[in-house]
């Protein structure tokens, strides 16, 4: 004096996944609250299109080219869509564009009735105008 890595603090991003209480005392149980997702009449929509199964959760769909013995899969380019330090809008920039679950079965949906509160990342963090807004003088 510079990387890198590991613990604890703090601040912060994606996501519904946070806060309170009691109880234990190796990090766990049980309740609240908040958020969140399914199921579930009447109206309304559908008119059977049911193995060509059908469906949720989520931005995460769709396409077209290649390998690949056809499939399964993988790769490559786009793409609907999301996502980046107050929050809107514009306009550039970088990122994502996944995985998972129900099992033959669910449109919508008031009462009602079931679960979910995980995970992975970052350390001046993407820039600029505009409009709001708060403190402070």
């Nucleotide at each position: 004096u510079g990387g890198a890595c590991a613990c604890g603090g703090c601040c912060g991003c994606c996501g519904a996944a946070u806060c309170c209480g009691c109880g234990a005392u190796u990090a766990c149980g049980c309740g609240g609250a908040a958020c969140c997702g399914g199921g579930g009449a009447a109206c309304c929509a559908a008119g059977u299109u049911u193995u060509u199964g059908g469906g949720g959760u989520g931005a995460a769909u769709c396409a077209g080219c290649g390998c690949g013995u056809c499939c399964a899969g993988c790769g490559c380019u786009g793409u609907a869509g999301g996502g980046c330090a107050c929050u809107u809008u514009c306009c550039a920039g970088c990122c994502c564009g996944a995985a998972c679950c129900c099992g033959u079965c669910a449109g919508c949906u008031a009462a009602c009735c079931c679960g979910g509160u995980a995970g992975g990342c970052g350390g001046c963090a993407u820039g600029g105008a505009a409009g709001c807004g708060a403190c402070g003088c």
The prediction has a mean pLDDT of 81.
This is a predicted structure of a 137-nucleotide RNA (c-di-AMP riboswitch aptamer (ydaO/yuaA leader)) from Streptosporangium carneum.
Rfam family: c-di-AMP riboswitch aptamer (ydaO/yuaA leader). Gene Ontology terms of the family: regulation of gene expression and cyclic-di-AMP binding.
Taxonomically the source falls in Streptosporangium (Bacteria, Bacillati, Actinomycetes, Streptosporangiales).